[in-house]
Context: one part of a larger RNA
Molecule: small-subunit ribosomal RNA, 3' major domain
Organism: uncultured organism
RNA sequence: UGACGGGGGCCCGCACAAGCGGUGGAGCAUGUGGUUUAAUUCGAUGAUACGCGAGGAACCUUACCAGGGCUUGACAUGUACAUGAAGGUGCAAGAGAUUGUGCCGCUCUCUUUGAGAGCGUGUUCACAGGUGCUGCAUGGCUGUCGUCAGCUCGUGUCGUGAGAUGUUGGGUUAAGUCCCGCAACGAGCGCAACCCCUAUUCUUAGUUGCCAGCGGAUAAUGCCGGGGACUCUAAGAAGACUGCCACCGUAAGGUGUGAGGAAGGUGGGGAUGACGUCAAGUCAGCACGGCCCUUACGUCCAGGGCUACGCACGUGUUACAAUGGCCGGUACAAAGGGCAGCUACACAGCAAUGUGAUGCUAAUCUCAAAAACCGGUCUCAGUUCGGAUUGAAGUCUGCAACUCGACUUCAUGAAGUUGGAUUCGCUAGUAAUCGUAUAUCAGCAACGAUACGGUGAUACGUUCCCGGGCCUUGUACA
Numbered sequence: 001u002g003a004c005g006g007g008g009g010c011c012c013g014c015a016c017a018a019g020c021g022g023u024g025g026a027g028c029a030u031g032u033g034g035u036u037u038a039a040u041u042c043g044a045u046g047a048u049a050c051g052c053g054a055g056g057a058a059c060c061u062u063a064c065c066a067g068g069g070c071u072u073g074a075c076a077u078g079u080a081c082a083u084g085a086a087g088g089u090g091c092a093a094g095a096g097a098u099u100g101u102g103c104c105g106c107u108c109u110c111u112u113u114g115a116g117a118g119c120g121u122g123u124u125c126a127c128a129g130g131u132g133c134u135g136c137a138u139g140g141c142u143g144u145c146g147u148c149a150g151c152u153c154g155u156g157u158c159g160u161g162a163g164a165u166g167u168u169g170g171g172u173u174a175a176g177u178c179c180c181g182c183a184a185c186g187a188g189c190g191c192a193a194c195c196c197c198u199a200u201u202c203u204u205a206g207u208u209g210c211c212a213g214c215g216g217a218u219a220a221u222g223c224c225g226g227g228g229a230c231u232c233u234a235a236g237a238a239g240a241c242u243g244c245c246a247c248c249g250u251a252a253g254g255u256g257u258g259a260g261g262a263a264g265g266u267g268g269g270g271a272u273g274a275c276g277u278c279a280a281g282u283c284a285g286c287a288c289g290g291c292c293c294u295u296a297c298g299u300c301c302a303g304g305g306c307u308a309c310g311c312a313c314g315u316g317u318u319a320c321a322a323u324g325g326c327c328g329g330u331a332c333a334a335a336g337g338g339c340a341g342c343u344a345c346a347c348a349g350c351a352a353u354g355u356g357a358u359g360c361u362a363a364u365c366u367c368a369a370a371a372a373c374c375g376g377u378c379u380c381a382g383u384u385c386g387g388a389u390u391g392a393a394g395u396c397u398g399c400a401a402c403u404c405g406a407c408u409u410c411a412u413g414a415a416g417u418u419g420g421a422u423u424c425g426c427u428a429g430u431a432a433u434c435g436u437a438u439a440u441c442a443g444c445a446a447c448g449a450u451a452c453g454g455u456g457a458u459a460c461g462u463u464c465c466c467g468g469g470c471c472u473u474g475u476a477c478a
Stems, first nucleotide, its partner, number of pairs: 001478002003475003007472007015462002019426004026318008034309002042053002064304002067301004073127001077126002080123005087104007107117004129293002132291003138287002140282003143278001145276001150189006156165003169180003195270004200238007210227002214225003241264001244258001245256004320419001324378006336367003341360002345356004385416001390411007432455007
């Protein structure tokens, strides 16, 4: 100087408390361990692995396994020789890779019995190739402490020196934020602000959006003429600064059922992550040093596996019901997607869906809401709760649904009656609850992830638990 303390002081945080909803019990989904297997490819492992890499494992992907093949190679550049333009298209064998055998085609330039160029095939040599090893050789990127308020430097001063001071102290703040004091005076990286979205108003602009007033038309609809008022769209501007008032305070600042205001003290949210820590993670995104393989640890193919299953754990989802289930009626979003696409509408089908047909390269057409509300029924039951499992019949995608897809209908109707010790999330348009969309994608194991809106709660406080910041103290620790 740090680190540590079941030392002290001050302070903060869904850290506790007050609540709401979960986890742990059940079924299923998914990941992991274990076991099994020819293979169940590899990585991630306290917090910081376990719906993680994977934002889509039937083939492909695919790295794994057994089998069948190739060896200048599936891919790149070049050398030498031979040969054919390139390219297109059959047949046979085979699981295919591949092998055999046909047909069409016969390039361009020049100094033209020849030479060259381009593209392909065969042979040769340099080489290719490796998801093989090392993240403890590395770059880059990332997690975490932590969006915590810290981490340092120059000059000066103090100390023999390591170092100290500044950065401590008194206040204050979300903040090393600011004020005052001070052997310090300044500065840098962080904080804050500058950026984006959102809440209010104004200006400009009105199409594909809107419709108050005027007119027309319809069974009805901004449907039409028209209009820019309103909503909205998207560009610019204003607005919030403790600016004003009162009180407290030297000041910074604090308090107020203060005023005004759409918004009040960082208005809400996002992006943004200091010096560093964990030899943290990643050689399988990529790059790269070294080592290793080179008729194989490379590469092609069809098939299987990654989907196994006595069990254990994590994360979810559906429930156990009446604040509910079922049936009928009937409203209201936002944000996205759409041409190998989204599809109105009509018809067929109980339905998944099919057939026809129309609009839309989209503020124009379309995918397209649910909870809520109104009415009916069920009356506390393993039930009209719950839907696993299984049987049968189908639909769709796709060369192909056996291993191993999703969906529909009929039948079947397990467990489960609120879950031990424990443990997790959350302070406002939040929790809870309801649906919608998208990426990936032929299809889908999505109940995941990422966004979007609808309805919409509880909180006295800081004694204690946990983590963190500052000061101080002890130490046989570095």